Predicted 3D model of a 72-nucleotide RNA (transfer RNA) from Enteractinococcus helveticum. Its Rfam family is "tRNA". About the family: Transfer RNA (tRNA) molecules are approximately 80 nucleotides in length. Taxonomically the source falls in Enteractinococcus (Bacteria, Actinomycetes, Micrococcales, Micrococcaceae). The prediction has a mean pLDDT of 81.

RNA sequence: GCCCCUCUAGCUCAAUGGUAGAGCACCUGACUCUUAAUCAGUAGGUUGCCGGUUCGAGUCCGGCGGGGGGCA
Numbered sequence: 001g002c003c004c005c006u007c008u009a010g011c012u013c014a015a016u017g018g019u020a021g022a023g024c025a026c027c028u029g030a031c032u033c034u035u036a037a038u039c040a041g042u043a044g045g046u047u048g049c050c051g052g053u054u055c056g057a058g059u060c061c062g063g064c065g066g067g068g069g070g071c072a
Stems, first nucleotide, its partner, number of pairs: 001071007010024004018055001027041004048064005
């Protein structure tokens, strides 16, 4: 230098172009003499950034950036 993959909640990951979700963690409550465990519940997201296509984009397209890999 060229090519490929990847980026979504604090973490690990889902999500046919049509309401962004789960598990764990955090917080609250129940239970318990207390803690842990267990059970229930709440909250938490400018979907890496900027544009484009579309009635509608996490998803498709382009550029940039971060990470990983291959070739030279």